[in-house]
RNA sequence: UUCCUAGUAGCUCAGCGGCAGAGCGUAUGGCUGUUAACCAUUGGGUCGUUGGUUCGAUCCCAACCUAGGAAG
Repeated sequence: UUCCUAGUAGCUCAGCGGCAGAGCGUAUGGCUGUUAACCAUUGGGUCGUUGGUUCGAUCCCAACCUAGGAAG
């Protein structure tokens, strides 16, 4: 320099163009001699950035940023 992959909740990750979700963790309550475990409930998101396409974009397109990989 060129090419490929990834970027979504605190962490790990889902998400056929039409309501943004799960597990773990956090918080509150229950359970009990107490803690842990268990049970119930629960807050938390400018979907990497900026544009474009579309009635409508996490999703499609372009450029850029960050991380990883390949080639030279």
This is a predicted structure of a 72-nucleotide RNA (transfer RNA) from Ophirina amphinema. NCBI's taxonomy places the organism under Eukaryota, Discoba, Jakobea, Jakobida, Ophirina. Its mean pLDDT, the model's own confidence on a scale to 100, is 81. It matches the Rfam family "tRNA". Rfam's curators write: Transfer RNA (tRNA) molecules are approximately 80 nucleotides in length. By type it is a transfer RNA.